[in-house]
Molecule: SAM riboswitch aptamer (S box leader)
Organism: Exiguobacterium oxidotolerans
RNA sequence: CACUUAUCAAGAGUGGACUGAGAGAUCUGGAUCGAUGACGUCCCAGCAACCUGCCUUCAGUGGCAAGGUGCUACGACCAGCAAAGCGCAAGCUUUGGUUGAUAAAAA
Numbered sequence: 001c002a003c004u005u006a007u008c009a010a011g012a013g014u015g016g017a018c019u020g021a022g023a024g025a026u027c028u029g030g031a032u033c034g035a036u037g038a039c040g041u042c043c044c045a046g047c048a049a050c051c052u053g054c055c056u057u058c059a060g061u062g063g064c065a066a067g068g069u070g071c072u073a074c075g076a077c078c079a080g081c082a083a084a085g086c087g088c089a090a091g092c093u094u095u096g097g098u099u100g101a102u103a104a105a106a107a
Base pairs, nucleotide, nucleotide: 004104005103006102007101008100013044015043016042017041018040022033023032027080028079029078030077045072046071047070050068051067052065053064054063055062076099081096082095083094084093085092086091
């Protein structure tokens, strides 16, 4: 990092240190967070259970643990594209898609 598969409305930080202006993946719009210090880095704490280990099952069937990742404002903050429904309209709702993230696998 191209491709493939799975998941993304649950859960978990008003912690400590450093830093110092913007932040959320990108663009646009909206609504948010932020000098009462956000975002970020490190430490600590926690969540979950994709891989993993053990037990178990006809069966990735169920359970336990937490070694490798991941995650801990707001639904991936919401919308953008398409279809259907509703509405005089602006628009709204649902589903799907696109993009992205994480894991596994593979090169």